[in-house]
Context: one part of a larger RNA
């Protein structure tokens, strides 16, 4: 000199863009952060449609009164609203439950980890992959339950128990049967020569939802469209495993190891493997640093430096690990699962003392700790995610707003003219001069920001609905895809921005002035009080302490402290 997720002191006008618990992976009140599908299913409820009754507004104008153009006004039409009933059929909506998909993503944190954890390059002929895409084949025929519900009943509660009924895209049989799986043979490859890939043939085994919605037809059957379903091959995506190389300190850590190292048989896994097990052998690692101890998430990158290098690993992106502590599996394509389950422990809470409930390292927020770090905000409008045929629902992801000079960048606090070189201050060689100083006053302007009043965005593309057209298929209709037209959606926000009113009016501080190092005098003090990064100042003429005047530097900041280069 540069830098910082900074803090402290003094000061503080505006905007844009970023950033914001580095400490206690301490404890947490409250709310929200993962749901969705009624086009899978039974059931319950509400409403409409239907019947009886009620009869508001409006319309209507028989008539009546007379002041002859005003008022009153019956019947009829009409059907709002209210009440009761029926729920046989139909339609719409809501939902506790069964069922499906999701909850393994997104979001947080860095405790652990010196490790194939990470980075980089390979291997997998040792592997898996829901949803998605492409290409094939199929979807036949049966059955028994169970929740919801009802009844009885236990418990303070959490939550159950028994009996009875019912449905499915829930569950379980049978058939069919492949390029799937197993075995055998042959051919062609790969090879570590142990095996193994592909193809062909033979043989054995194994599957599904008779589903939902729509259309057509004379009801049905059949058919068609679409969404789901089963099975196979391939792709894409995502993952598992193995491996070469690379990146901390201590040798005042020198020996370490018994499933340890290898083999055979068996088990296990999606998969190679001491991954596990029985037996056999006695190996394996190590001064090219094993083992131990300490420290630490790793990287892209960031800071610094001419570079080499050194330091760091906040924000953003990739990977890993963790979810009060420790252990375990279940479900599933995927977890050994932050807002799932079971067990143990510590802690907190409820209790009728028998027993139960909980987990913010999600977003806000509280408390503690600390030098120190924000709102219990708005919206799903955009981007993205989950569910759904869709409408749509959910989304503290995200987008926005709020707070903080925490940082970076930009702008302003006026501009021009103006010498009686004013007053005042300070200094001096003191009737005077120097300096503050074109500075002020004064005159003429400008209007950034501010203020007043108006206008006012882009971010919106869709999806859906209505209508039309085209394309492929189909007997046709529906449907699919594409295009066009109309309609419709903004949290931010009446924000940005534009025009306009007013008026220099509302907006400058901080540090330093002995040398390093830009900037000097006076007074006070008298080795005192004090200063100080280093050298050093101060003991009566201090440019070094304190104050004032003047000056220098930076500027909405300026200094100090801490850390890195």
């Nucleotide at each position: 000199g540069g830098a910082u997720g900074a803090a402290c002191g003094c000061u503080g006008g505006c905007g844009g863009c970023a950033u914001g618990c580095c400490u206690a992976a301490g404890a947490c009140a409250u709310g929200c952060a993962a749901g969705u599908c009624g086009u899978a299913c039974g059931a319950a409820g509400u409403g409409a449609c239907c019947c009886u009754u009620u009869g508001a507004a409006a319309u209507g104008g028989a008539g009546u009164g007379c002041u002859u153009g005003c008022a009153c006004g019956a019947a009829g039409u009409a059907g709002a609203u209210g009440a009761g009933g029926a729920u046989u059929u139909u339609c719409a909506c809501u939902u506790a439950g069964u069922g499906g998909c999701g909850c393994a993503a997104g979001g947080g944190u860095g405790a652990g980890u010196a490790a194939c954890a990470c980075g980089u390059g390979g291997g997998u002929a040792a592997u898996c992959u829901g949803c998605c895409u492409u290409c094939g084949a199929g979807a036949c025929u049966g059955g028994g339950a169970u929740a919801a519900c009802a009844a009885u009943u236990g418990g303070a509660a959490a939550c159950g128990a028994u009996u009875g009924c019912u449905a499915a895209u829930a569950c379980c049989g049978g058939a069919u049967g492949a390029u799937a799986u197993g075995u055998a043979u042959a051919a062609c490859g790969a090879u570590a020569c142990g095996u193994u890939g592909u193809u062909a043939u033979a043989u054995a085994u194994u599957a599904a939802a008779a589903g939902g919605a729509g259309c057509c037809u004379u009801u049905a059957a059949a058919g068609c469209u679409u969404c789901a379903c089963u099975u196979g091959a391939a792709g894409a995506u995502g993952a598992g495993c193995c491996u070469g190389c690379g990146g901390c300190g201590c040798a005042u850590u020198a020996g370490c190891u018994a499933g340890u190292u290898g083999g055979u048989g068996g088990g296990g896994u999606a998969a190679a493997g001491g991954c596990c097990u029985a037996c056999c052998a006695a190996g394996g690692c190590g001064a090219c640093g094993a083992u131990g101890c300490g420290u630490a998430g790793c990287c892209g990158a960031a800071c610094u430096g001419a570079g080499a290098g050194g330091u760091u690993g906040a924000u953003c992106g990739g990977c890993c690990a963790c979810a009060u502590u420790g252990g375990g599996a279940c479900u599933g394509a995927g977890a050994c699962a932050c807002g799932g389950c079971c067990c143990a422990a510590a802690c907190u809470c409820c209790u009728a003392c028998g027993g139960g409930a909980g987990a913010c390292a999600g977003c806000a927020g509280u408390u503690a700790g600390g030098a120190a770090u924000a709102u219990u905000c708005g919206u799903c409008a955009a981007u993205g995610g989950g569910g759904g045929a869709a409408a749509c629902c959910c989304u503290g992801a995200a987008c926005g707003a709020g707070c903080a000079a925490u940082g970076c960048c930009g702008c302003g606090u006026g501009a021009a003219u103006g010498a009686u070189g004013a007053c005042g201050g300070u200094c001096c060689u003191c009737u005077g001069g120097a300096u503050u100083g074109u500075a002020a006053a004064a005159u003429u302007c400008u209007g950034u920001u501010g203020u007043u009043g108006g206008g006012g965005a882009a971010g919106a593309a869709c999806a859906g609905u209505u209508a039309a057209u085209a394309u492929a298929g189909g007997a046709a209709a529906u449907g699919a895809u594409a295009u066009u037209a109309a309609u419709u959606u903004g949290a931010c926000g009446g924000u940005a921005c534009c025009c306009u009113u007013c008026a220099a009016g509302a907006a400058a501080g901080c540090u330093c002035c002995g040398g390093c190092u830009a900037a000097c005098u006076a007074c006070g003090u008298g080795c005192c009080a004090g200063c100080a990064g280093c050298c050093g100042c101060g003991g009566u003429a201090a440019u070094a302490c304190g104050u004032a005047g003047g000056g220098a530097g930076c500027a909405a900041g300026c200094g100090u402290u801490a850390u890195c280069c």